[in-house]
RNA sequence: GCAGAUAAGGCCAAACCCACCGCGAGGUGGGGACGGAAAGCCACGGGUCUCAGAUAAGCCGAGAUAGCCGGGUUGCCCAAC
Repeated sequence: GCAGAUAAGGCCAAACCCACCGCGAGGUGGGGACGGAAAGCCACGGGUCUCAGAUAAGCCGAGAUAGCCGGGUUGCCCAAC
């Protein structure tokens, strides 16, 4: 250090269940752990999904997803190398 573990101390929390919010994707809180070294933060590019509109079709508006990928940014520990 752009590398990383059967390490230390901590951190987050999928599915599922409950409550609330949202037309919905989904979100928040509680329980719960499949996993995660950025599973911290940002919708910038691509993807996927939702609601609406238009069309013969290509589309298009508003959203969701950062635990789909890329990118940006901040950051803990640290054996081997």